Small-subunit ribosomal RNA from uncultured Flavipsychrobacter sp., 1407 nucleotides, folded computationally. Rfam family: Bacterial small subunit ribosomal RNA. Gene Ontology terms of the family: structural constituent of ribosome and ribosome.

RNA sequence: AGAGUUUGAUCCUGGCUCAGGAUGAACGCUAGCGGCAGGCUUAACACAUGCAAGUCGAGGGGCAGCACGGACUUCGGUCUGGUGGCGACCGGCAAACGGGUGCGGAACACGUACGCAACAUACCCUUUACUGGAGGAUAGCCCGGAGAAAUUCGGAUUAACACUCCAUAGUAUAUUCUAUAGGCAUCUUGUGAAUAUUAAAAAUUUAUUGGUAAAGGAUUGGCGUGCGUCCCAUUAGAUAGUUGGCGGGGUAACGGCCCACCAAGUCAGCGAUGGGUAGCUGGUGUGAGAGCACGACCAGCCACACGGGCACUGAGACACGGGCCCGACUCCUACGGGAGGCAGCAGUGAGGAAUAUUGGUCAAUGGACGGAAGUCUGAACCAGCCAUGCCGCGUGGAGGAUUAAGGCCUUCUGGGUUGUAAACUUCUUUUGUUAGGGAAGAAACCACCGAUUUCUAUUGGUGCCGACGGUACCUAACGAAUAAGCACCGGCUAACUCCGUGCCAGCAGCCGCGGUAAUACGGAGGGUGCAAGCGUUAUCCGGAUUUACUGGGUUUAAAGGGUGUGUAGGCGGACAUGUAAGUCAGAGGUGAAAUCUCCGAGCUUAACUCGGAAACUGCCUUUGAUACUAUUUGUCUUGAAUUUCGUUGAGGUUGGCGGAAUAUAUCAUGUAGCGGUGAAAUGCAUAGAUAUGAUAUAGAACACCGAUUGCGUAGGCAGCUGACUGGACGAACAUUGACGCUGAGGCACGAAAGCGUGGGUAGCGAACAGGAUUAGAUACCCUGGUAGUCCACGCCGUAAACGAUGGUCACUAGCUGUUUGGCCUGCAUUGGUAGGCUGAGUGGCUAAGCGAAAGUGAUAAGUGACCCACCUGGGGAGUACGCUCGCAAGAGUGAAACUCAAAGGAAUUGACGGGGGCCCGCACAAGCGGUGGAGCAUGUGGUUUAAUUCGAUGAUACGCGAGGAACCUUACCUAGGCUAGAAUGCGAGUGACCGCUCCUGAAAGGGAGCUUUCCUUCGGGACACAAAGCAAGGUGCUGCAUGGUUGUCGUCAGCUCGUGCCGUGAGGUGUUGGGUUAAGUCCCGCAACGAGCGCAACCCCCACUUUCAGUUGCCAGCACGUAAUGGUGGGAACUCUGAAGGAACUGCCGUCGUAAGACGCGAGGAAGGAGGGGACGAUGUCAAGUCAUCAUGGCCUUUAUGCCCAGGGCUACACACGUACUACAAUGGAGAGGACAAAGGGCAGCGACCUGGUAACAGGAAGCUAAUCUCAAAAACCUCUUCUCAGUUCAGAUUGAGGUCUGCAACUCGACCUCAUGAAGCUGGAAUCGCUAGUAAUCGCGCAUCAGCAAUGGCGCGGUGAAUACGUUCCCGGACCUUGUACACACCGCCCGUCAAGCCAUGGAAG
Repeated sequence: AGAGUUUGAUCCUGGCUCAGGAUGAACGCUAGCGGCAGGCUUAACACAUGCAAGUCGAGGGGCAGCACGGACUUCGGUCUGGUGGCGACCGGCAAACGGGUGCGGAACACGUACGCAACAUACCCUUUACUGGAGGAUAGCCCGGAGAAAUUCGGAUUAACACUCCAUAGUAUAUUCUAUAGGCAUCUUGUGAAUAUUAAAAAUUUAUUGGUAAAGGAUUGGCGUGCGUCCCAUUAGAUAGUUGGCGGGGUAACGGCCCACCAAGUCAGCGAUGGGUAGCUGGUGUGAGAGCACGACCAGCCACACGGGCACUGAGACACGGGCCCGACUCCUACGGGAGGCAGCAGUGAGGAAUAUUGGUCAAUGGACGGAAGUCUGAACCAGCCAUGCCGCGUGGAGGAUUAAGGCCUUCUGGGUUGUAAACUUCUUUUGUUAGGGAAGAAACCACCGAUUUCUAUUGGUGCCGACGGUACCUAACGAAUAAGCACCGGCUAACUCCGUGCCAGCAGCCGCGGUAAUACGGAGGGUGCAAGCGUUAUCCGGAUUUACUGGGUUUAAAGGGUGUGUAGGCGGACAUGUAAGUCAGAGGUGAAAUCUCCGAGCUUAACUCGGAAACUGCCUUUGAUACUAUUUGUCUUGAAUUUCGUUGAGGUUGGCGGAAUAUAUCAUGUAGCGGUGAAAUGCAUAGAUAUGAUAUAGAACACCGAUUGCGUAGGCAGCUGACUGGACGAACAUUGACGCUGAGGCACGAAAGCGUGGGUAGCGAACAGGAUUAGAUACCCUGGUAGUCCACGCCGUAAACGAUGGUCACUAGCUGUUUGGCCUGCAUUGGUAGGCUGAGUGGCUAAGCGAAAGUGAUAAGUGACCCACCUGGGGAGUACGCUCGCAAGAGUGAAACUCAAAGGAAUUGACGGGGGCCCGCACAAGCGGUGGAGCAUGUGGUUUAAUUCGAUGAUACGCGAGGAACCUUACCUAGGCUAGAAUGCGAGUGACCGCUCCUGAAAGGGAGCUUUCCUUCGGGACACAAAGCAAGGUGCUGCAUGGUUGUCGUCAGCUCGUGCCGUGAGGUGUUGGGUUAAGUCCCGCAACGAGCGCAACCCCCACUUUCAGUUGCCAGCACGUAAUGGUGGGAACUCUGAAGGAACUGCCGUCGUAAGACGCGAGGAAGGAGGGGACGAUGUCAAGUCAUCAUGGCCUUUAUGCCCAGGGCUACACACGUACUACAAUGGAGAGGACAAAGGGCAGCGACCUGGUAACAGGAAGCUAAUCUCAAAAACCUCUUCUCAGUUCAGAUUGAGGUCUGCAACUCGACCUCAUGAAGCUGGAAUCGCUAGUAAUCGCGCAUCAGCAAUGGCGCGGUGAAUACGUUCCCGGACCUUGUACACACCGCCCGUCAAGCCAUGGAAG
């Protein structure tokens, strides 16, 4: 000294929380010792029992009990105050101290400083004087009585230092008179005189102790005053003994303290009165301090003693362990009456989270009494209990690696950690145990012996006295021996891993952890912190500058009053003067001790204690200073005001007048609609509307001018004009002389709506009615329409009453408009106009500065001064209650419980918008063809099933994984089997293995039998089997633990970085802007300059061409040959094949343009502006898909979730959806004939050709490992014939029969052929898909997989070959810029209210 927490991120505001210290504490776990301290914070609740105040015989009468002596004695005892002494009694002193508690009390109770000229003071000290005489009682004792008791009554007798009277006395008291001096108003001091009144007590050892009066001192008290001393204004007025006076009473003393009379005062916004709470202080805790909180222990003061009241005694009490009365409670009782007061020390019950022994001693200190010895003393000193706190000590020190075992972790034959830790060796002995010794605290008093000395007094020596305590302390012996826990380990905050659990159990101070890999839960190992303690809880201060005096704010975060006027108050111009209140300085007094700080000392140290110093920041007195403030007096003019002359304006009030518009009425013209809306309807209209014209009436508002204009304190103010009236400004003198500013309360004004009374009412128009809209529509729209809007008077008193910005004054760079004045100059002169200067307003932009930023910036939100108002987290709530105001509506004032960890401001980046701009895409539009209807194929959902294995699910799943499910595949189901296992490696050992036969079985498997090695360097090797063992296996789970890979946005044009610059920062700039492009493509501009990943290009195919090469391909020319054919010789021209090149770049021309580039039916060219395709997919998004391709962490399984095998299933079928195929026909079907491809495949193959079969196919068979042979026929197309619009010569489903082929095997469940059968379907609702050119559409061909095939699928190939695009308003998707945002899981967001159910509280109603 700070930290966490609002956000995707940022800055700010702001609350919440934490780290520190403390405690009279409590609770949990734990516990070795000692010292010092502390210990009912709650029930001032109730108390059993014991003790806590007595003492004096040197005051008295006496003598109960004890002891001694004496006398008597029946030897049991009796008598005797004679002695020591002494119960009870009289008397004296004490009991008013000491000890306890904190109820009450907000007060002169307390603190501090003064005062008493208004007082008292026992015991003590000093001084002076006196201490003479007399008297009557009474307790006790004795006798008698009442009563249960407590207690009490009567009689007789008696003493005193008890009581009474007389005498004496003055520096006493009272009254009167009187000098002097002083003060403070009353007065004080004090001289002298007179009158009146009041004292005493004795004891005795004769020396003292007492007693009385007076004065002084000391001590202790009483009273008064200034200042200080909590919260509430939702407590604003209180007060009749109240305030004062005169006179009395009372008191120690002043005083309404009390009383009679008189007056009407007194207190209060500087907070009276009322309510609540509280003992106050020195101090204690915390804090840098200022402060804030507290007032245990110790000390000072106060108050109280069961609750309340009262007095007596006394120096002192209205009395804790005294009295009386009332009350409550408890106890005793013979029921008639009595007794009691622990907030003394112990102790008990109760309450409570919680607080100790019914201990010892008067040894010390102190107190009471006493002459003294002494007695008493729960004051005090000690001991006991309690880790309650503070302080100190210990639980061992050194060496010791095999870094042991065990635990834990791990990447696991290993390593790490616990850890020099242990074991082990050696040393020490604080503490402990045992034994021995053993204090200080004690000096007095007293006794004895002395000394000085006159007895007294002082002093020396000896003796006597210790509760604590045989304690502290010292010594010896023994032996590491007797002694470590608690909390925490996600961040804040020091300290990390494993297991268990699986939004469960739980944690949590705040943020927050836990939903299968939790450093946050529980356990363990390890670690961190503190340590005889450690944590938790509670409370206080701090951090919190988060109440801001030190030291905050108010445009938008909480916060400027709606505006003015003005009271109190606060603040206030210049010069001089006096005073000295504030202020400053010196001195004095006080500020108790303890505490705190410093220095020193004593306990072994420390805590603790002691000594000294400093401090106690305060108050009082006094002496000075006089700058500032204040105050007095005088002066001044610049602040302020006034005067004069002008100017200005929707300033205000109240009359008069005006035109347009609207509505209504009448008349006229005129006829079928009008009106209204997105579209309509309600409504009006043939009884004549709307429209048009004329006339009349009414109310309200004032177009244009008109503006960033003007005026006003604000609200507000607008046709013209009269009257009355307020203000501002300018100019210039003059006048007053600080007269000023602000302003709590108060008063006044105060939009709209609303209220009251009375008018008025054209238009508009809450409520209301109707019509629409809608799922509904108590709305938006329409037709009507009442209050109201208008006027007068009276209320209300609020608004986003806003510049969200209080008022006044001063100062601080500029530029540019505008309104209204003044001066100067120029030009014009009838008003004028232009420029400059100077005032007052009102706008814009900006410097510095300020600000969290946005912004503000002489009209400050800058720099200063003064005054007022207001704020202190969000919600609850501007609510409730109370009060005030109001006719009411309501307004003003204005909480709390409870609840949350945020609420909020400004700005940033995104995302989003039924915001804007700009652009693109088969996105729409323009077209062509489909899907959706039918049948069938296939996939999916659903259902079914023993199983119908699993995955994929908007776009981006659904002819998808699967490019081939009859067995296998296969992962699923049923049944049968195996258990180191079906596969692979190492492997002692064996010599076979393979093959064949038989039995059983559905097979797998099980059993039996036959047969039987090779090479060799003789060591062995190959091969096969194979026990035990080591490594298995899993298409089981998690794609939300992962790698890899893939889809999609999207082949969209974007995504970033370095440096610089801007910003407090997140971020921005660059990447925006102007053009251009398919493109962040390029150009220009620019605080940016560059760069990277993307775009494009480089790669492949096609289109043209050149060169090279020339077989299996080709054949122009030459030759041979055939019925015919490149068949043959040959050729290298062409086609073609396949390798290397060329070619296209806006290069040329023209127009436009700065450029980039665009345009042109341009030229040339095979191809023209990216020539057409492909491969290629930025940063990222969807926790997108895949653990079942593969790999892989973790978890699960091991006679099974593994492995083998047979059969079944994945092909089920009321349905629903997707994707295809075939059709519905004449642009067609059928028959016959004819023509033209490309790209592929082929040896377990393609198979020409021949034969058979209607055919599928079968039987033969040439060629071909392929530019050679073959699949192979291309089809649409063309020509001819037929069909003639129909469920057909369309369409082909379904079904029957018979076959073919593949294959161990076609039942579930294959394809194909032939014959027969001939279903639905006649162009498809809402909706929806593809395509912009060799494209769509249409036609066929091939291939992969494959024994075969459910292929109509997928991937390729070529043939024929269109239509349309005006355009970008709209739908969808996307890019960029900009804007709003309370969204950031980002609009599939956020979020408001009702309702339903449960619970809590409350109001009402019924019962």

Record summary: The sequence is in RNAcentral, with records from SILVA.